[in-house]
RNA sequence: AGGACCAACUGGACGGUCGCUGUGCCACGCUUCGGCGUGACCGCAGAGGAAAGUCCGGGCUCCCAGGGCAGGAUGGUUGCUAACGGCAACCGGCCGCGAGGCCAGGGAAAGUACCACAGAAAACACACCGCCCAAGUCCCGCAAGGGAACGGCAAGGUUGAAAAGGGGAGGUAAGAGCUCACCGCCCCGGUGGUGACACCGGGGGCAUGGCAAACCCCAUCCGGAGCAAGGCUCAAAUGGAGCGAGGACGGCCCGUCCGAGGCGCUCCCGGUAGCCGCACGAGGCCCGUGGCGACACGGGUCCCAGAGAAAUGACCGUCCCGUCACGCCCGCGGUGACGGACAGAACCCGGCUUAUAAGUUGGUCCUUCUG
RNA sequence: GCGGGCAUAACUCAGUUGGUAGAGUGCGAGCUUCCCAAGCUCGAGGUCGCGGGUUCAAGUCCCGUUGCCCGCU
Numbered sequence: 001a002g003g004a005c006c007a008a009c010u011g012g013a014c015g016g017u018c019g020c021u022g023u024g025c026c027a028c029g030c031u032u033c034g035g036c037g038u039g040a041c042c043g044c045a046g047a048g049g050a051a052a053g054u055c056c057g058g059g060c061u062c063c064c065a066g067g068g069c070a071g072g073a074u075g076g077u078u079g080c081u082a083a084c085g086g087c088a089a090c091c092g093g094c095c096g097c098g099a100g101g102c103c104a105g106g107g108a109a110a111g112u113a114c115c116a117c118a119g120a121a122a123a124c125a126c127a128c129c130g131c132c133c134a135a136g137u138c139c140c141g142c143a144a145g146g147g148a149a150c151g152g153c154a155a156g157g158u159u160g161a162a163a164a165g166g167g168g169a170g171g172u173a174a175g176a177g178c179u180c181a182c183c184g185c186c187c188c189g190g191u192g193g194u195g196a197c198a199c200c201g202g203g204g205g206c207a208u209g210g211c212a213a214a215c216c217c218c219a220u221c222c223g224g225a226g227c228a229a230g231g232c233u234c235a236a237a238u239g240g241a242g243c244g245a246g247g248a249c250g251g252c253c254c255g256u257c258c259g260a261g262g263c264g265c266u267c268c269c270g271g272u273a274g275c276c277g278c279a280c281g282a283g284g285c286c287c288g289u290g291g292c293g294a295c296a297c298g299g300g301u302c303c304c305a306g307a308g309a310a311a312u313g314a315c316c317g318u319c320c321c322g323u324c325a326c327g328c329c330c331g332c333g334g335u336g337a338c339g340g341a342c343a344g345a346a347c348c349c350g351g352c353u354u355a356u357a358a359g360u361u362g363g364u365c366c367u368u369c370u371g
Numbered sequence: 372g373c374g375g376g377c378a379u380a381a382c383u384c385a386g387u388u389g390g391u392a393g394a395g396u397g398c399g400a401g402c403u404u405c406c407c408a409a410g411c412u413c414g415a416g417g418u419c420g421c422g423g424g425u426u427c428a429a430g431u432c433c434c435g436u437u438g439c440c441c442g443c444u
Stems, first nucleotide, its partner, number of pairs: 001367010012319007020046005026039005048342001052353002055351005060226004066254004071222005076090005091105001092103004106217002111215002114210002128157002130153003137148004165183002168180003184206001185204008230276004239268006246258004283302008320340007327332002372443007381396004390427001398414005420436005
């Protein structure tokens, strides 16, 4: 210098004018004296990193005697956390020269299913092309010997995504973990580590193909509904519907509870509207301590949208960034035009995912050159 | 707010234990006819909405995403 990787962050700035939402104060009006409404050249506050998707987890609220089944989710280990399918560190595997990135990463010697086409054979292995006659058998031959499959073999060829440990040496009639060393796999033991696991030693000749984002098994977790929850104004008055031996318990079962002879049982008995819920919270910022880290603890400081179909905007000026054109003193400042994203609170919080113009900072790696 | 479904040829739809994507209509050519229609034969036409993952192999299974439709209250 060029090319990459990781992490963190900004999300145009300032001023003016007009406007919008909430709120405080003041004034006025009304009042059932609790408040309500209106207004001002008054004061203060007013979207996000994702407010989004609604994919997870919670808070909060209501419903539900209890148990089981079904169903759903997760899946290396140890931690963090209110919890999580999130995060951190580590382990293992794969990719990359590397910084680093990715992994639904338990179980296939519990069971079931599937593995198209091709191929001899696709999981109870098999015999198409082949290899071999040592023994036995058959044929030829007086014999020596020769030949063969209804015998032996599974090394080689062929097919396939995948061919029953790998490629060597020995061995053999030909062969074969048949034997041996190495590697892989399995079992046992030891050492280290909280653990996943790693390393070492011994043994087994290999029994055990893939697929669980197919069914399934194992372990752990999950009751249902959602601020349109729920409460108040709201208390009544009058009633209505269903069932007839069953009904209720919001998937199913057990079980529990309530049940009758002309009445009994169960359910409903309001909706809209207004007010509350509703913003002090697993809260933000700063500092310190502990921890590799996620994070925890302690101290200080701050109060920071709250509408109810939805406010947070528009215009002007100066500046900033980018692109294009023009200019010349040719790498600089200037002039002009255009553009500045994704998007937008609706009960709240922690995550994940997705969208995002332009830019900043820090760390690291690779290549080349120079000293 | 809560929940469900669909996307495959120009159009309407099939596609189940994952194994070369089909049908009808339409389009083109030929046959038939004096000509047309109908009929018969043949043919073309597909990023299976998009991006990843699992798998030897994905329209199909899983995740994300885009568009459209529907239900409850």
About this RNA
Predicted 3D model of RNase P RNA and transfer RNA as a complex of 444 nucleotides. It holds a member of the Rfam family "Bacterial RNase P class A". Rfam describes the family as follows. Ribonuclease P (RNase P) is a ubiquitous endoribonuclease, found in archaea, bacteria and eukarya as well as chloroplasts and mitochondria. Gene Ontology terms of the family: ribonuclease P activity, tRNA processing and dimeric ribonuclease P complex. It is annotated as a ribozyme.